[in-house]
RNA sequence: UUCUGCGGAAGAGAUCGGCCCUCGAGGCCGGAGCCGAAGGCGCAACCGCCCCGGAAACGCUCAGGCAAAAGGACCGCAGGAGA
Numbered sequence: 001u002u003c004u005g006c007g008g009a010a011g012a013g014a015u016c017g018g019c020c021c022u023c024g025a026g027g028c029c030g031g032a033g034c035c036g037a038a039g040g041c042g043c044a045a046c047c048g049c050c051c052c053g054g055a056a057a058c059g060c061u062c063a064g065g066c067a068a069a070a071g072g073a074c075c076g077c078a079g080g081a082g083a
Stems, first nucleotide, its partner, number of pairs: 001081008015031006033066003039062001040060003046054003
């Protein structure tokens, strides 16, 4: 540095209309409203082996998400692999 397992982990309408239906917090299509912490892109704060590289928790929302579930940057613990 990366992978795996376990735990923690925020934000935002259970939105409106039409159709289907097992009449459910279900499915499909369309419309506005929102969120940023998968990913992606942009600026470049910052960093380094320093004139060349790496680059954000900043910005944009293409994607993703807006009950629960799932996912989730990041943090902690354990183990593996590589430099």

Predicted 3D model of an 83-nucleotide RNA (Glycine riboswitch aptamer) from uncultured Pseudorhodoplanes sp. Lineage of the source: Bacteria > Pseudomonadati > Alphaproteobacteria > Hyphomicrobiales > Pseudorhodoplanes. Of the family's consensus pairs, 91% are formed in the model. Its mean pLDDT, the model's own confidence on a scale to 100, is 83.